Model confidence (mean pLDDT): 82 of 100.
Transfer RNA from an archaeon, 73 nucleotides, folded computationally.
Rfam family: tRNA.
RNAcentral holds the sequence, with entries from ENA.
[in-house]
RNA sequence: GGGGGCAUAGUAUAACCUGGUAGAACGGCUGGCUCCAGACCAGCAAAUCUGGGUUCGAAUCCCAGUGUCCCCA
Numbered sequence: 001g002g003g004g005g006c007a008u009a010g011u012a013u014a015a016c017c018u019g020g021u022a023g024a025a026c027g028g029c030u031g032g033c034u035c036c037a038g039a040c041c042a043g044c045a046a047a048u049c050u051g052g053g054u055u056c057g058a059a060u061c062c063c064a065g066u067g068u069c070c071c072c073a
Base pairs, nucleotide, nucleotide: 001072002071003070004069005068006067007066010026011025013023020056028044029043030042031041032040049065050064051063052062053061
């Protein structure tokens, strides 16, 4: 220098191909239960890498960029 994969709650992930309410798990917080704690039960908060474009509507499609990984030179 060229090509390709990946990026979503604190963590690890689903939804992407086929545009239509962002979901579950662990963790966190609150309450119940308990003498206390754990386990268990109920509830709450928390996320689409950045910018732009297309569209009535974008995590999803298009363009550019950033980070990371792999391959070629």